[in-house]
RNA sequence: CAGCGUAAAUAGCAAAACUAGUGAAAGCUAGUGACGCAAAGCUAAAGGGCCUUCGAUAAUCGAUGGUAGCCAGUUGCCGUU
Repeated sequence: CAGCGUAAAUAGCAAAACUAGUGAAAGCUAGUGACGCAAAGCUAAAGGGCCUUCGAUAAUCGAUGGUAGCCAGUUGCCGUU
């Protein structure tokens, strides 16, 4: 530097649901809670997908906000080859 994640160590994150707040909605924030995660760290101001709302439509398209736990980009721990 590149590949890999069977076992181990150290540390970390936290789905659904419920409660409170927030938003027109998707959703987000906090608490409880663990389904899972070797990037479930970061990036939505490179790109695709998906969701919301609005507009136009024959198919579909455009705008809007959101989603990184869909792919992606980027940085990185431990072990191993």

Predicted 3D model of an 81-nucleotide RNA (c-di-GMP-I riboswitch aptamer) from a Candidatus Izemoplasmatales bacterium. Its Rfam family is "c-di-GMP-I riboswitch aptamer". From the family's description: GEMM was predicted in a large-scale screen for bacterial structured RNA regulatory elements. Genes associated with GEMM are involved in a diverse array of functions, including chemotaxis regulation, signal transduction, secretion and chitin. Lineage of the source: Bacteria > Bacillati > Mycoplasmatota > Mollicutes > Candidatus Izemoplasmatales. The sequence was found by an Rfam model in a public genome assembly.